[in-house]
RNA sequence: AGAGUUUGAUCCUGGCUCAGGACGAAUGCUGGCGGCGUGCUUAAUCCAUGCAAGUCGAGCGACGCAUACUGGAGGGGUAACCCACUGGUAUGACGGAGCGGCGAACGGGUGCGUAACACGUGAGCAACCUACCCCUAAGACCGGGAUAGCCCGAAGAAAUUCGGAUUAAUACCGGAUACCCUGCCCGAAUCACAUGUUUUGGUCAGGAAAUGCUUUUGCGCUUUGGGAUGGGCUCGCGGCCUAUCAGCUUGUUGGUGAGGUAACGGCUCACCAAGGCUACGACGGGUAGCUGGUCUGAGAGGACGAUCAGCCACACUGGAACUGAGACACGGUCCAGACUCCUACGGGAGGCAGCAGGAGGGAAUAUUGCGCAAUGGGCGAAAGCCUGACGCAGCAACGCCGCGUGAGGGAUGACGGCCUUCGGGUUGUAAACCUCUUUCAGUGGGGACGAAAUUGACGGUACCCACAGAAGAAGCACCGGCCAACUACGUGCCAGCAGCCGCGGUAAUACGUAGGGUGCAAGCAUUGUCCGGAUUUAUUGGGCGUAAAGAGCUCGUAGGCGGCUUAACAAGUCGGUCGUGAAAUACCGAGGCUCAACCUCGGGGAGUCGGUCGAAACUGUUAUAGCUAGAGUACGGUAGAGGAGAGUGGAAUUCUCGGUGUAGCGGUGGAGUGCGCAGAUAUCGAGAGGAACACCAGUAGCGAAGGCGGCUCUCUGGGCCGUUACUGACGCUGAGGAGCGAAAGCGUGGGGAGCAAACAGGAUUAGAUACCCUGGUAGUCACGCUGUAAACGUUGGGAACUAGGUGUUGCGGUCUGAUCAAUGACUGCGGUGCCGAAGCUAACGCAUUAAGUUCCCCGCCUGGGGAGUACGGCCGCAAGGCUAAAACUCAAAGGAAUUGACGGGUCCCCGCACAAGCGGCGGAGCAUGCGGCUUAAUUCGAUGCAACCCGAAGAACCUUACCUGGCCUUGACAUCAUGGGUCUAUCCCCCGAAACGGGGAGUGCUUCGGCGCCCAUGACAGGUGGUGCAUGGCUGUCGUCAGCUCGUGUCGUGAGAUGUUGGGUUAAGUCCCGCAACGAGCGCAACCCCUAUCCUAUGUUGCCAGCGGGUUAUGCCGGGGACUCAUAGGAAACUGUCGGUGACAAACCGGAGGAAGGUGGGGACGACGUCAAGUCAUCAUGCCCCUUAUGGCCAGGGCUGCACGCAUGCUACAAUGGCAGGUACAAUGGGCUGCGAUCUCGCGAGAGUGAGCGAAUCCCCUAAAACCUGCCUCAGUUCGGAUUGAAGUCUGCAACUCGACUUCAUGAAGCCGGAGUCGCUAGUAAUCGCGGAUCAGCUAAGCCGCGGUGAAUACGUUCUCGGGGAUUGUACACACCGCCCGUCAAGCCACGAAAGUCGGCAACACCCGAAGUCAGUGGUCCAACCCUUUUAGGGAGGAAGCUGCCGAAGGUGGGGUCGGUAAUUGGGGCUAAGUCGUAACAAGGUAGCCGUACGGGAACGUGCGGCUGGAUCACCUCCUU
Repeated sequence: AGAGUUUGAUCCUGGCUCAGGACGAAUGCUGGCGGCGUGCUUAAUCCAUGCAAGUCGAGCGACGCAUACUGGAGGGGUAACCCACUGGUAUGACGGAGCGGCGAACGGGUGCGUAACACGUGAGCAACCUACCCCUAAGACCGGGAUAGCCCGAAGAAAUUCGGAUUAAUACCGGAUACCCUGCCCGAAUCACAUGUUUUGGUCAGGAAAUGCUUUUGCGCUUUGGGAUGGGCUCGCGGCCUAUCAGCUUGUUGGUGAGGUAACGGCUCACCAAGGCUACGACGGGUAGCUGGUCUGAGAGGACGAUCAGCCACACUGGAACUGAGACACGGUCCAGACUCCUACGGGAGGCAGCAGGAGGGAAUAUUGCGCAAUGGGCGAAAGCCUGACGCAGCAACGCCGCGUGAGGGAUGACGGCCUUCGGGUUGUAAACCUCUUUCAGUGGGGACGAAAUUGACGGUACCCACAGAAGAAGCACCGGCCAACUACGUGCCAGCAGCCGCGGUAAUACGUAGGGUGCAAGCAUUGUCCGGAUUUAUUGGGCGUAAAGAGCUCGUAGGCGGCUUAACAAGUCGGUCGUGAAAUACCGAGGCUCAACCUCGGGGAGUCGGUCGAAACUGUUAUAGCUAGAGUACGGUAGAGGAGAGUGGAAUUCUCGGUGUAGCGGUGGAGUGCGCAGAUAUCGAGAGGAACACCAGUAGCGAAGGCGGCUCUCUGGGCCGUUACUGACGCUGAGGAGCGAAAGCGUGGGGAGCAAACAGGAUUAGAUACCCUGGUAGUCACGCUGUAAACGUUGGGAACUAGGUGUUGCGGUCUGAUCAAUGACUGCGGUGCCGAAGCUAACGCAUUAAGUUCCCCGCCUGGGGAGUACGGCCGCAAGGCUAAAACUCAAAGGAAUUGACGGGUCCCCGCACAAGCGGCGGAGCAUGCGGCUUAAUUCGAUGCAACCCGAAGAACCUUACCUGGCCUUGACAUCAUGGGUCUAUCCCCCGAAACGGGGAGUGCUUCGGCGCCCAUGACAGGUGGUGCAUGGCUGUCGUCAGCUCGUGUCGUGAGAUGUUGGGUUAAGUCCCGCAACGAGCGCAACCCCUAUCCUAUGUUGCCAGCGGGUUAUGCCGGGGACUCAUAGGAAACUGUCGGUGACAAACCGGAGGAAGGUGGGGACGACGUCAAGUCAUCAUGCCCCUUAUGGCCAGGGCUGCACGCAUGCUACAAUGGCAGGUACAAUGGGCUGCGAUCUCGCGAGAGUGAGCGAAUCCCCUAAAACCUGCCUCAGUUCGGAUUGAAGUCUGCAACUCGACUUCAUGAAGCCGGAGUCGCUAGUAAUCGCGGAUCAGCUAAGCCGCGGUGAAUACGUUCUCGGGGAUUGUACACACCGCCCGUCAAGCCACGAAAGUCGGCAACACCCGAAGUCAGUGGUCCAACCCUUUUAGGGAGGAAGCUGCCGAAGGUGGGGUCGGUAAUUGGGGCUAAGUCGUAACAAGGUAGCCGUACGGGAACGUGCGGCUGGAUCACCUCCUU
């Protein structure tokens, strides 16, 4: 840092996906050790059990216990003394409870709530508090009354409560004192920021204490001031989503007064005023603890807020206060509620979001551990006690870091595995084997630091030493591309994979397995989430003509931005400095654990922060300072379909009336419906009425846009030009807002000629709810409403700058013209077009009228579909408009351009393509092939052209592949091995349809090794079995069409283009010219063969002119080479030549000469490629399949079957003929298992005979049509010959199925063929016969050749078909046999509506009203103080109770809002090859699309208006060359 994916390819736009990092993770497979961290993200769900907050006897009294001392009294004893009882005092490392003090508001947990001064940051408090701690000053005097506990009694199951008596204090209370504090008032000084602050003086009033504990050291108490710490309050700024939440608010905003608080304050109350907040987002809804930081990122950002740290909030849910320095209090209290537990049913108890642990939920998260040794906290004077804070240990690969699973040597490259081209390769130095080491783990021994005197949970741990032995220790994912790593087998669109593209339908590097490989490694993958890549929300850093995107237009509010000069200020801005920005983290540098992770220390950095000092260019503010270039005003001109109202005009349509007039009119592709003899159409005259204004008319004008068109008048808006008099920045844009806004539509007792949705009829059609025709109503007109269009230049407005050229329009200027006018030239400003430079653009294109270069403001976009839809809101009479989602689904959807292909697009050219001709086919009969049917089988293949007389140049058996039946199993055939045998060949006999089987005869060659042969066994043979869509080879076809490409260069971002296009020309991309191309290759042509003329050479088997001989006759003979011919070799033809045309070219036309003339004729020869064209059955071949059969042998049958259909032929239908007779002239070929002369026989096919010939010698071999003569005379015939009967011939083992031919007889259809269709342009068509291959014979009438006779026609390229080229459109690229739309039917999915129904949330109104504060009252009650009296009363003061305000939960009610669900219903999406049509893409066959309205199964159709994002042709205008 990028990559994959839209296309045939390209560039762009744009989404989707991947590679990276991270995690409190989870899951799968696997798992050796250690260190350091981390560990309920879900149910703030419920919790058994234990522990988590106590401590102080140096505050107090009492009790118990122990010890000591001591007393009393009893018993025993003579006594000493003993026993038991009961006191007191003292002591205590004792115990539990109580009063009292301090703590319990910390520490620990959680993230429910909270969008808030909650948090962060920075200020402020002159408006505050602060226990314990420190400093300072001063003080602590005199008294008093209670009370818990204990004891007694009572109630209760319990919890607990009540009564009585009694007692202490560092508990409580009164008084005194007070330099001090507080308050009122009166001054003074000082400071300040408005209220005010500080210091100080005076009078008055009020206010303290525990002289307690301890016992020599202190600890405490009270008051004051200060400090420190911690808190409270206020303010600026900062940080979520939603406008489908736009208005909110009554203690609300402010004031006065009062209350309340530590303190300011509507904090609360009374009264007064009517304010306050909000588009810079109030109010509402949703979500959420905030931060330091964490993750990611180059950064800016984005996401997150576990662990650690700061702050906040909460403690079962809701409410409330009490105590206290501090709480409205996690392990306190009260009340209400839900839940759980106990209960004697009366009543009680409880709160793990402390540490463990349990249940539950969940994909998922640990031990009911040890210790206070350390650090820290509470209490205490201290010892100490308490501490699930904390320190440790346990569990978990959850993460990070480190280590190990051995090291060196070792090639017959072992065995095994896998692959194989069978040679080998690979696993692989890997193993074995040899040598060595011992980290970790194990065993044994020693043994810390952490602690300052004592004290160590961790822990016999870390660490050290010794010992044994390679010993105990490797997996996971991946291997088509992205992305590193390939083979085999299995499977066969199945099973499966998949992050995206996509793999799998019999050769899968993509599935599964194996071998091998790659990557990581005690882990590896997967899943989930976040950032990144993504410049894909764009501040850095995007866009809006056509890709998504400029609002239909204008005015204008807020806001944003704003000309020149001067001065001041210093808010923004810039610089210095000070404060703060906690620590940790991160970065840099050191250090400590063996390293690292981890930890420690130091440093730097970090803010949109605050103070202060300075600067003054720019922005801002002020000076209502100045200026005139922006803007506006004035004056003078000027063009115009600008707007509104009123009036008026002619043409035309229609209608009415009248005249003329007669049979049609009208309409179409063609018709019909319609109108018309009741007089239409046509024509003339008169009249009525409505709507619209031809020509002029112009890419001319005006307007903001929509839009505006006869003429006149009235009213009126704006522009432009000129003058430069005035104002003096008055400007630009414009969220909301307002106005205008085509057509359609809606409303209105308006109007209505024409046109015309709907509708009706007629046509068309498979249908035709359309296109076409005839009618026709809304509507079109007017006034209101609606507010949308392809409302488009698909281009928001304003300003400035940046080459030109050429039109046009409005108004000026200068010159010309003696002058005016006209004209012309130059020029200024405004508008409107075209071309074009730079530049821009993905390209197309834009280009002073920008889409260029910049600035200002607004609007809009963020993949396609769902959808401009649903819901909600606003507007509308309605139709509907504006605003505007989501679920779900796809991997694309798009833009521009390229190459093709295609078009019921255009242009040019060619071809027996049409036309012009000749002859056929299609009708008949027959032959042959195919389909179909049939069959045991009718073997297989070929299927538009380009299958169908094709493979097959020849099926009676064979062939033969098919069927039936009988047989064989190493096989009919090949090779090898092992073992055995002696056998070959050949002949004969038996069974049988044959094969097969049985028997007999026979006994090969040899170098004696064996070869050959046979038998058995095993490898293997064999297969016309499958796949031509696995292949080679061969072939067909477009097409003998003129094309197809390359190199270099150039152009283009690129695909590509150019060349190859253009002007001519040609059969031709043939050639010439031109040209950013220059050349080249494969094709074309030529070279090759045949043929046409001539020459030369040669001259047998060919030839015979001349010479000679001979025959009835014949080159028969001698000879000859002249000729023909044959065989070779050459010549000739090249647009070479002349004339014309053409561009001086290429070339074309005509002529001459020539055997031949413009490639002379014919053949071979087939470019790049297309059709998965044909062939596995010619052959070859991969893979698959069969192996006593899908192989092999044999016999018979079948391939020949016949209701039919098609194709190709033959013969005909006759007189240009048929028949009979006579007569003439070829060429190509073939021949020894052959051709066969001659002669004889037969009517004939043929038979017999067998000369000659392996062939220029002999034979096949009489060519036929033609020509001559005769007959037939238009008829189913003397045409035609099918069919059938009979008799034969030949081939052959054999002609029944199933041969050909002959003779005689028979004598069918057929009288020239519908729609349609084929061949042919000259020695061609037509016609006539001849030969050959195959072959025993033949179905040949086929095929391949040969010669004979021998035409007609082509005006021409409009049309059909095919092809080539250019151009155009395209939504096609499997390429029009393409693509593609909608309804309907089926399945699945999500969503909307819906009678209802269920629930949540936040409020409101009213009712009820707990606890509790406050207020009132207080008849009842009360120790302290006072008075009096004397044990009672009174006072002061207080309390219970009661009342009131407030007040949680609860209740009732009607609404709001959100959600679940629902009969039914609506559209949407997806789905396999369903149904109906054909709407769109080409002029898509009616150009399409937009808005609107109506109609219709559906796509859609039609009306009205609009757009070009319409092809084609013509015209006009403009421009270029």